[in-house]
Molecule: c-di-GMP-I-GGC riboswitch aptamer
Organism: Accumulibacter sp.
RNA sequence: GUUGACAAAGGCAAACCGUGCGAGAGCGCGGGACGCAAAGUAACCGGUCUGAAGGCUUCGGCCAAGACAGCGGGACUGCCAACG
Numbered sequence: 001g002u003u004g005a006c007a008a009a010g011g012c013a014a015a016c017c018g019u020g021c022g023a024g025a026g027c028g029c030g031g032g033a034c035g036c037a038a039a040g041u042a043a044c045c046g047g048u049c050u051g052a053a054g055g056c057u058u059c060g061g062c063c064a065a066g067a068c069a070g071c072g073g074g075a076c077u078g079c080c081a082a083c084g
Base pairs, nucleotide, nucleotide: 001083002082003081004080011036012035016031017030018029019028020027021026034070040076041075044073045072046071047068048067049066050065054063055062056061
């Protein structure tokens, strides 16, 4: 530098349950493992979801404002292994 195998030291942890927070999407912590070679970091582009209080509205919604990085793309960083 390239690649990621029914491998892999070490690692993460879906659903679900408990508990706390939030209007909500959802998030934190504990348990738990469906999976993951970036399931590490960050909302830049697309997408999905929420949208109470606030703005607009033809009352259908639209937006502001948020959530998801385990939806896709791209960005940054890193472990192990194989090969060069």